The prediction has a mean pLDDT of 88. This is a predicted structure of a 325-nucleotide part of an RNA (large-subunit ribosomal RNA, domain IV) from Leptolyngbyaceae cyanobacterium RU_5_1. NCBI's taxonomy places the organism under Bacteria, Bacillati, Cyanophyceae, Leptolyngbyales, Leptolyngbyaceae. It matches the Rfam family "Bacterial large subunit ribosomal RNA". Rfam links the family to the GO terms ribosome and structural constituent of ribosome.

Context: one part of a larger RNA
RNA sequence: CUCUCUCUAAGGAACUCGGCAAAAUUGCCCCGUAACUUCGGGAGAAGGGGUGCCACCGAGAGGUGGUCGCAGUGAAUAGAUCCAGGCGACUGUUUACCAAAAACACAGGUCUCCGCUAAGUCGUAAGACGAUGUAUGGGGGCUGACGCCUGCCCAGUGCCGGAAGGUUAAGGAAGUUGGUUAGCUUCGGCGAAGCUAGCGACCGAAGCCCCGGUGAACGGCGGCCGUAACUAUAACGGUCCUAAGGUAGCGAAAUUCCUUGUCGGGUAAGUUCCGACCCGCACGAAAGGCGUAACGAUCUGGAUACUGUCUCGGAGAGAGGCUCG
Numbered sequence: 001c002u003c004u005c006u007c008u009a010a011g012g013a014a015c016u017c018g019g020c021a022a023a024a025u026u027g028c029c030c031c032g033u034a035a036c037u038u039c040g041g042g043a044g045a046a047g048g049g050g051u052g053c054c055a056c057c058g059a060g061a062g063g064u065g066g067u068c069g070c071a072g073u074g075a076a077u078a079g080a081u082c083c084a085g086g087c088g089a090c091u092g093u094u095u096a097c098c099a100a101a102a103a104c105a106c107a108g109g110u111c112u113c114c115g116c117u118a119a120g121u122c123g124u125a126a127g128a129c130g131a132u133g134u135a136u137g138g139g140g141g142c143u144g145a146c147g148c149c150u151g152c153c154c155a156g157u158g159c160c161g162g163a164a165g166g167u168u169a170a171g172g173a174a175g176u177u178g179g180u181u182a183g184c185u186u187c188g189g190c191g192a193a194g195c196u197a198g199c200g201a202c203c204g205a206a207g208c209c210c211c212g213g214u215g216a217a218c219g220g221c222g223g224c225c226g227u228a229a230c231u232a233u234a235a236c237g238g239u240c241c242u243a244a245g246g247u248a249g250c251g252a253a254a255u256u257c258c259u260u261g262u263c264g265g266g267u268a269a270g271u272u273c274c275g276a277c278c279c280g281c282a283c284g285a286a287a288g289g290c291g292u293a294a295c296g297a298u299c300u301g302g303a304u305a306c307u308g309u310c311u312c313g314g315a316g317a318g319a320g321g322c323u324c325g
Base pairs, nucleotide, nucleotide: 001320002319003318004317005316006315007314008313010311011310014309019306027051028050029049030048031047036041038145052067053066054065055064056063057062068072080304081303082302083301084300085299086298087296088295092104093103108143109142110141111140112139113138114137120129121128122127146291147290148289149288151221152220153219156218157217158214159213160212161211162210165209166208167207171203172202175199176198177197178196179195180194183190184189222240223239224238225237226236249283250280261277262276263275264274265273
């Protein structure tokens, strides 16, 4: 010097990205216990007091008296707590070996397909699963407890329905063109039937066009100008465009660029945090919106207790290193 420990005056987070690490709390009995709440919880909330030994009494729990120590769950094992906010309801699951989470799942919600030789999946097939099930069932998609809710747009795309018209395949086909040649011939050619090679009016389904429906289907949800008796602002008006122009709720947010926005709170001092405001660069309603008790090795801010994290170091124990051997 390194590692693992023990102690440390005064201070007590001044350390640091951050109380990381350490310290503190800790068992049992009694008292006592708030907001909020889905009335179950929250809760071991918080916060206090007690705790040994001896004698007697008592079935015991315990009671009464006595007594020792600095200290009685005398060593060891054995919650730190509170306040506020974000996210996710919850218990669960996950990147075996850098991520445990706000990600996945979840019960619940909703849409859609499927009538059984089901839909769907695997397989060339046989066959198997679905299921020895049968719509209170099975498959797929989205959302994600619960509470209050879930607005407008069907023009585009998708899906569903429709069948009048347009278009349209294979196939069929009236007709028509060429080749071939029985025959005819003025020897130039003409040329039936059949066969063959093409063209082909017309008849041909679904599909597409077309007509409707449909958003918890893919998705989308405006601009400019003016206006009130201070000013400012604009309930109001005009105009252009659109399929329709963002409703409720929320909002500098896990979303806010400008931005450390502005105001308030907390601090002596706060780019973080909390409460508001709304000028939402670029929230918004099942890629759900907003709340929410409980829960969380989650994330953020604050507080008490506590401490060698620090001011700022020091002392000691053990192990290693180093020197000598």